[in-house]
RNA sequence: GGGCCGGUAGUUCAGCCUGGAAGAAUACCCGCCUUGCGAGCGGGAGGUCCCGGGUUCAAAUCCCGGCCGGUCCA
Numbered sequence: 001g002g003g004c005c006g007g008u009a010g011u012u013c014a015g016c017c018u019g020g021a022a023g024a025a026u027a028c029c030c031g032c033c034u035u036g037c038g039a040g041c042g043g044g045a046g047g048u049c050c051c052g053g054g055u056u057c058a059a060a061u062c063c064c065g066g067c068c069g070g071u072c073c074a
Stems, first nucleotide, its partner, number of pairs: 001073007010026004020057001028044005050066005
């Protein structure tokens, strides 16, 4: 330098193909339970969907450019 894959909650990820209200687990906070802790059960808070542009009534999702990480080739 080129090909491919990836970037979404603090963390690990799904959703992207086929556009239409942003999710799960875990962590955190509160309550119940327990002598107490842990576990369990219930609830809550938590987001620049990597950045910019384009298409569209509407973009995490489609298109273009860029940045970062992984991997392969040179």
Model confidence (mean pLDDT): 86 of 100. Predicted 3D model of a 74-nucleotide RNA (transfer RNA) from a Thermoprotei archaeon. Lineage of the source: Archaea > Thermoproteati > Thermoproteota > Thermoprotei. Rfam family: tRNA. From the family's description: Transfer RNA (tRNA) molecules are approximately 80 nucleotides in length. The sequence was found in a public genome assembly.